[in-house]
Context: one part of a larger RNA
RNA sequence: CUGGGUGUAAAGGGCGUGUAGGCGGGGAUGCAAGUCAGAUGUGAAAUACCGAGGCUUAACCUCGGGGCUGCAUCUGAAACUGUGUUUCUUGAGUGUCGGAGAGGAAAGCGGAAUUCCUGGUGUAGCGGUGAAAUGCGUAGAGAUCAGGAGGAACACCGGUGGCGAAAGCGGCUUUCUGGACGACAACUGACGCUGAGGCGCGAAAGCGUGGGGAGCAAACAGGAUUAGAUACCCUGGUAGUCCACGCCGUAAACGAUGGAUACUAGGUGUAGGAGGUAUCGACCCCUUCUGUGCCGGAGUUAACACAAUAAGUAUCCCACCUGGGGAGUACGGCCGCAAGGCUGAAACUC
Numbered sequence: 001c002u003g004g005g006u007g008u009a010a011a012g013g014g015c016g017u018g019u020a021g022g023c024g025g026g027g028a029u030g031c032a033a034g035u036c037a038g039a040u041g042u043g044a045a046a047u048a049c050c051g052a053g054g055c056u057u058a059a060c061c062u063c064g065g066g067g068c069u070g071c072a073u074c075u076g077a078a079a080c081u082g083u084g085u086u087u088c089u090u091g092a093g094u095g096u097c098g099g100a101g102a103g104g105a106a107a108g109c110g111g112a113a114u115u116c117c118u119g120g121u122g123u124a125g126c127g128g129u130g131a132a133a134u135g136c137g138u139a140g141a142g143a144u145c146a147g148g149a150g151g152a153a154c155a156c157c158g159g160u161g162g163c164g165a166a167a168g169c170g171g172c173u174u175u176c177u178g179g180a181c182g183a184c185a186a187c188u189g190a191c192g193c194u195g196a197g198g199c200g201c202g203a204a205a206g207c208g209u210g211g212g213g214a215g216c217a218a219a220c221a222g223g224a225u226u227a228g229a230u231a232c233c234c235u236g237g238u239a240g241u242c243c244a245c246g247c248c249g250u251a252a253a254c255g256a257u258g259g260a261u262a263c264u265a266g267g268u269g270u271a272g273g274a275g276g277u278a279u280c281g282a283c284c285c286c287u288u289c290u291g292u293g294c295c296g297g298a299g300u301u302a303a304c305a306c307a308a309u310a311a312g313u314a315u316c317c318c319a320c321c322u323g324g325g326g327a328g329u330a331c332g333g334c335c336g337c338a339a340g341g342c343u344g345a346a347a348c349u350c
Base pairs, nucleotide, nucleotide: 003322004321005320006319007304008303012318014201015200016199017198021194022193023192025088026087027086028085029084030083031082033081034080035077036076037075038074039073040072041071042070049065050064051063052062053061054060091191092188093187094186095184096183097182098181103177104176105175106174107173108172109171110154115149116148117147118146119145120144121143125136126135162169163168206247207246208245209244210243211242215241216240220236221235222234223233258317259316260315261314262313263312266295267294268293269292270291271290272289273288274287275286276285299306300305323350324349325348332343333342334341335340
């Protein structure tokens, strides 16, 4: 390399969108590029293979035969691939009606709680711990009542519930807006799947400018603990956490499981719809579609386990792996304000 693989052994891109490319539904018909058949030409000789023969044999040499799997041209076939025309509706999309949802963006509003400020009542403690101390308090704390300020987060409902491509999304109202689902089968008529590059989105931390700052809290300070304690515990506390705009582009970005389609026993929850049965009606019950869980058979698997939400049976496309360390390092390139990111070796060593 042919291959074999990627839940946990090395290996699925963090997630979308989509370019090139690859692959692609049913019928009719044309062409004949691929494909198949026949013919002709060529495929030098030597070598190689098979069969004979000549040197005493062999090596060696000579003769004959087949072959040289290829290429070109011509003629033909038309199932499959391709391509042209035409047609179909089941794939895909549109439409109408309907309900569900923490999907996204902006604005406004609300209550509980913490903290702070002001005032009242009131007096010696409060706080904290394993125990303490630092700290706060007679300049009146803590407790309690009333009023005010400000920021951040939204108890209960809340649910292996919902929505979103992922990251993620949870008080209430309004406006704008994306997607999915069900029913109907009116319309288009293969318009599809995947997707190297590209482009976009992308938790937290971090960075830039300007705001904001209640609580929490890296750094830092102090108190303890300890042999020491640059920690764990305690008292404080600044960046940050919040907002706007712009960067960064990484995570155990996990289901450690790429996407699409089809097929392959069941059982039982739950969410959203539709149809039927039943009924005065709502339930109940049955069927069905979409999602989300659990259990389980065949099958798969090294085992664990997976099992219609497959890790089963198949097809298509992309990404990735190929012993451990060196190393996600060096060098170069690209990106970034920086931090750093992406791409990504080798010597050497076991």